RNA sequence: CCGGGCGGCCAGGCGAUCGCGUGGCAUGCCAUGAGGAAAGUCCGAGCAUCAUAGGGCAGGGUGCCGGCUAACGGCCGGUGAAGGCAACUUCAAGGAAAGUGCAACAGAGAUAGACCGCCCCGCGCAUCAUGUGCGGAGCAAGGAUGGAAAGGCGAGGUAAGAGCUCACCCGCGGCCUGGUAACAGGUUUGCGCUGUAAACCCCACCCGAUGCAAGAUCCGACCGGGAGCAAUACGGCGGCCCGUCGUGCUCCCAAAGAGAUCGCUUCAGCCGUGCGGCAACGCACGGUGGAGAUAGAUGAUCGUCCAACGACAGAACUCGGCUUACGACCGCGCCGGCAGC
Numbered sequence: 001c002c003g004g005g006c007g008g009c010c011a012g013g014c015g016a017u018c019g020c021g022u023g024g025c026a027u028g029c030c031a032u033g034a035g036g037a038a039a040g041u042c043c044g045a046g047c048a049u050c051a052u053a054g055g056g057c058a059g060g061g062u063g064c065c066g067g068c069u070a071a072c073g074g075c076c077g078g079u080g081a082a083g084g085c086a087a088c089u090u091c092a093a094g095g096a097a098a099g100u101g102c103a104a105c106a107g108a109g110a111u112a113g114a115c116c117g118c119c120c121c122g123c124g125c126a127u128c129a130u131g132u133g134c135g136g137a138g139c140a141a142g143g144a145u146g147g148a149a150a151g152g153c154g155a156g157g158u159a160a161g162a163g164c165u166c167a168c169c170c171g172c173g174g175c176c177u178g179g180u181a182a183c184a185g186g187u188u189u190g191c192g193c194u195g196u197a198a199a200c201c202c203c204a205c206c207c208g209a210u211g212c213a214a215g216a217u218c219c220g221a222c223c224g225g226g227a228g229c230a231a232u233a234c235g236g237c238g239g240c241c242c243g244u245c246g247u248g249c250u251c252c253c254a255a256a257g258a259g260a261u262c263g264c265u266u267c268a269g270c271c272g273u274g275c276g277g278c279a280a281c282g283c284a285c286g287g288u289g290g291a292g293a294u295a296g297a298u299g300a301u302c303g304u305c306c307a308a309c310g311a312c313a314g315a316a317c318u319c320g321g322c323u324u325a326c327g328a329c330c331g332c333g334c335c336g337g338c339a340g341c
Base pairs, nucleotide, nucleotide: 001337002336003335004334005332006331007330008329010327012305013304014303015302016301017300018299020033021032022031023030024029025028035312039323040322042321043320044319045318046317047211048210049209050208054242055241056240057239059207060206061205062204063203064078065077066076067075068074079093080091081090082089083088094202095201099200100199101196102195103194115143116142117139118138120136121135122134123133124132125131151169152168154166155165156164170192172190173188174187175186176185177184178183215262216261217260218259224253225252226251227250228249229248233247234246235245236244237243269288270287271286272285273284274283275282276281
């Protein structure tokens, strides 16, 4: 210098003039006014209603170990695996010996088998020898097919062969050591029948439903008509059963079905300092209040500072995450390459 990797921060400040929303004082001032993703609606909760309290089945979610958190499918650290030269990144990471299913094509055969072959015995034919036909009993070592063919390779052994035996290696199991653990290392017995569970399934742990258009209050209406079921019934408690509670429930027509107020912003909030922890984060002390609209506000002009106001893009109950979109700046005791000293 070039190319990567990881991380942080910003996405405007100040002044003037005019114009908006909310709150306070009061008729003009003061304070304040869209995001890091406000997006997606993928998770988790706070909160509200379902009167109350349970058991089971079905259903759903997560899935290596340890920790953090209100919780999570999130985050931090670690183990293992995969990708990458590496820094690093990612993981749908329990179980195939509970069972069922699937594995195209090729191939004899995909948990099973003999296509080409190897060896022995018997009966023939033919030959100098080699050979060849039929039948019987063996083999899976060699070759072919395949992603995968009854652990791999070498030697011995055998009629020919085979972990049949031996040496080395791989895998599973046992034992020992280290570690909280996942796991790692060492040693040893047996010879060890493929893959797939983001197939059904098994195992472990967890899970009420509906949702701010949830709900609550006020005003208004505040009266009815018809049909059906009915205590051996109906209705509520998520889908079902048990259980429990209530005495009515369902459908159609008509009136009302509109408005106002609350929910609505003090939150598991944010900032600073100290301590603990590898970290996520926790504790203590101090400080701080940063939109609450409801046809829906935050804008325009000028000057100036700056690296950037140029990108992606606008709150509608609120938080903790994840995912996606995207402009600029800064840092690294990180990685690789090139050159110079």